The RNA shown here (c-di-GMP-I riboswitch aptamer) has 62 nucleotides and comes from a Gammaproteobacteria bacterium. The organism belongs to Gammaproteobacteria, within Bacteria. It was read from a public genome assembly, where an Rfam model found it.
RNA sequence: GUUCGAUAAAGGCAAAUCUGACCAAAGUCAGAGACGCAAAGCCGUGGGUCCUCGCUUCCGCC
Numbered sequence: 001g002u003u004c005g006a007u008a009a010a011g012g013c014a015a016a017u018c019u020g021a022c023c024a025a026a027g028u029c030a031g032a033g034a035c036g037c038a039a040a041g042c043c044g045u046g047g048g049u050c051c052u053c054g055c056u057u058c059c060g061c062c
Base pairs, nucleotide, nucleotide: 012037013036017032018031019030020029021028022027
């Protein structure tokens, strides 16, 4: 000096924990928080290791 320069950025979601409220339980909502997620975004379709109730089987105790 020339050429190229993210079909990028910027942002989004948000664990544990804490506080408040709800609640028979599993848990839910809000706020704080920031472990983390290019899917921890979207659509469709399923499942469940959690709780409650009931039944059955086994074991233990009385």